The part of an RNA shown here (large-subunit ribosomal RNA, domain I) has 577 nucleotides and comes from a Dehalococcoidia bacterium. The coordinates come from a structure-prediction model, not an experiment, and the mean pLDDT is 81. Its Rfam family is "Bacterial large subunit ribosomal RNA".
Context: one part of a larger RNA
RNA sequence: GGUCUACGGUGGAUGCCUUGGGGCCAAGGGCCGAAGAAGGGCGUGGCAAGGCUACGAAAAGCCUCGGUUUGCUGCCUAGCAAGCUCAGCCGGGGAUGCCCGAAUGGGGAAACCCUUCCUAGGUCAUACUAGGAAAUCCACAUAGGAUGGUAAGCGGGGGAACUGAAACAUCUCAGUACCUCGAGGAAAAGAAAUCAACCGAGAUUCCCCUAGUAGUGGUGAACGAACGGGGAAGAGCCCAAACCUGUGGGGCUUAGUGGACUGAGGUCCUAUGCCGCUCGGGUGUUGUAACACAUGCCUCUCCCGGCCUCAGCACGGGAGAAGGAGUAAGAAACCUCUGAUCUAGCCGAACGAAUCUGGAAAGGACGACCGAAGAGGGUGAUAGUCCCGUAGGCGAAAGGUUAGAGGCUCCUGGUGUGUUGUUGAGUACGGCGGGACACGUGGAAUCCUGUCGGAAGCUGGGGGGACCACCCUCCAAGGCUAAAUACCCUUGGCCACCGAUAGUGAACCAGUACCGUGAGGGAAAGGUGAAAAGAACCCCGGAAGGGGAGUGAAAUAGUUCCUGAAACCGUAGACUU
Numbered sequence: 001g002g003u004c005u006a007c008g009g010u011g012g013a014u015g016c017c018u019u020g021g022g023g024c025c026a027a028g029g030g031c032c033g034a035a036g037a038a039g040g041g042c043g044u045g046g047c048a049a050g051g052c053u054a055c056g057a058a059a060a061g062c063c064u065c066g067g068u069u070u071g072c073u074g075c076c077u078a079g080c081a082a083g084c085u086c087a088g089c090c091g092g093g094g095a096u097g098c099c100c101g102a103a104u105g106g107g108g109a110a111a112c113c114c115u116u117c118c119u120a121g122g123u124c125a126u127a128c129u130a131g132g133a134a135a136u137c138c139a140c141a142u143a144g145g146a147u148g149g150u151a152a153g154c155g156g157g158g159g160a161a162c163u164g165a166a167a168c169a170u171c172u173c174a175g176u177a178c179c180u181c182g183a184g185g186a187a188a189a190g191a192a193a194u195c196a197a198c199c200g201a202g203a204u205u206c207c208c209c210u211a212g213u214a215g216u217g218g219u220g221a222a223c224g225a226a227c228g229g230g231g232a233a234g235a236g237c238c239c240a241a242a243c244c245u246g247u248g249g250g251g252c253u254u255a256g257u258g259g260a261c262u263g264a265g266g267u268c269c270u271a272u273g274c275c276g277c278u279c280g281g282g283u284g285u286u287g288u289a290a291c292a293c294a295u296g297c298c299u300c301u302c303c304c305g306g307c308c309u310c311a312g313c314a315c316g317g318g319a320g321a322a323g324g325a326g327u328a329a330g331a332a333a334c335c336u337c338u339g340a341u342c343u344a345g346c347c348g349a350a351c352g353a354a355u356c357u358g359g360a361a362a363g364g365a366c367g368a369c370c371g372a373a374g375a376g377g378g379u380g381a382u383a384g385u386c387c388c389g390u391a392g393g394c395g396a397a398a399g400g401u402u403a404g405a406g407g408c409u410c411c412u413g414g415u416g417u418g419u420u421g422u423u424g425a426g427u428a429c430g431g432c433g434g435g436a437c438a439c440g441u442g443g444a445a446u447c448c449u450g451u452c453g454g455a456a457g458c459u460g461g462g463g464g465g466a467c468c469a470c471c472c473u474c475c476a477a478g479g480c481u482a483a484a485u486a487c488c489c490u491u492g493g494c495c496a497c498c499g500a501u502a503g504u505g506a507a508c509c510a511g512u513a514c515c516g517u518g519a520g521g522g523a524a525a526g527g528u529g530a531a532a533a534g535a536a537c538c539c540c541g542g543a544a545g546g547g548g549a550g551u552g553a554a555a556u557a558g559u560u561c562c563u564g565a566a567a568c569c570g571u572a573g574a575c576u577u
Base pairs, nucleotide, nucleotide: 001576002575003574004573005572006571007570008569009568015562016527017526020498021497022495023494024493025492026491027490028489029488030487031149032148039100040099041098042056043055044054046080047079050076051075052074062094063093064092065091066090067089068088071084072083073082105114106113107112115134116133117132118131119130120129121128136146137145138144154182155181156180157179158178164171168218194201195200205232206231207230208229209228215223216222236480237479238478239424243282244281245280246279248277250275251274252273258269259268260267261312262311263310264309265308266307287458289423290422291421292420293418294417295416296415297414298413300320301319302318303317304316305315306313322412323411324410325409326408334407335406336405337404338403339402340401341400342399343398345394346393347392351367352366355364356363368385369384370374376388377387378386429453430452431451432450433449434448435447436446439465460475461474462473463472464471514521515520534561537548538547539546540545
């Protein structure tokens, strides 16, 4: 020096554990902000220096209304002091709420500095204190609105590359990532100029199939429908125009022709007539066309009016009956009652002082009981009957959500005919250039449009995948619209999900420490014991540390603490060189 054995040190693997994560399901909820948000700074405690939490100069809190209970004065964090106990704790509502921050009186290197005016206090007068006003834009007679934030989801405007094609350029990745604008609890879409196929369907959205089919495609890589079927949900409406009528303003007209509801007879009008324009009200909203207007026929009641008289009139208004509808769109509020539910909670069955092992019984043995409750968790090992619970029931002063009923409000002729009127124009469509459609220009329909052209108008127009005919179907060029859907939060439940190098980056005071000028990057770190019973006292030592003693079931469980592998380092012995 090596090998082996025994015993240690170091180290923190492994096993066991779980406070934390991940995912899914169900129910409920979903915007905040000039009434100053989100997010911060600084403060606030009897002893309070620091961190967390809570709160705001009324500062770990104040008022009030409910619930609950014998304790309480939050956590790291024990103790002392002083108190409260109609306290405390939980929930609803309210008050207070420094400074910064959209930050908004002006400034500014955020949490700071400075100013003017009004009111009140104060002063001889200033100073000072308290309250208020003073940003910009929109809209304005007032009143009012906007600004900023927002994880994911959503719509619009822009929009890559790596990559794949085994290279690469069309293509793909992908309309993805990313940038930006905007809105909402959802967003978007949406009541056919849709499909279909000669049968028919009947807004939109989402899911399952159709189907990896038909297709597209350097026919490569790859991309990838629809029709139709089955489900979830279910809801339909309003304008523009024609026509009637009113306001404002402009023009024309002396009546033979116009107007005053119609007819006859009167009477009146230079605007009380006629024609454009503007802004309102009514009407009206569609494709087997619809509506308006004119005209004919039929149909509840009553009253009033419509220059005068007579007659007529669904011409206008009002009332009633009957019927229908409604507050999410469709017109628009509000009140009452009832129910459900969310935000605190409450009741809730049944075993043993005896036996065995053990430190400890929930284990073994013995004998019982409950069960609409034998889910689960805790308790010194494994508990239906010890504790919390569980099954099953009960509960709200206040605030929120929601359903129903009533009050209330609103609406109400039908039908036939037509040489009449209206039915969304720089639109449809075409050329050129692009984009979207599963569809890469292709035979390329359909949709959008930068540019140049540019209709019809109901005997009209679009579509049915070039195009034409026939046939079928629909009605563009205006608008609104709940639900089913997406995402998140809360509560509850579940898991052939993880178990501390895993699972969130984060089980622990983590988006922390630390790194970076910055954008940004970003850790490590869990476990004594049932209970601190956390080792009084003695000894060595300056201390650290150790030896006794003591606690404990255990101290090789002593806070560097469960278990305690290996590398690595020793001590003792054996063998060997």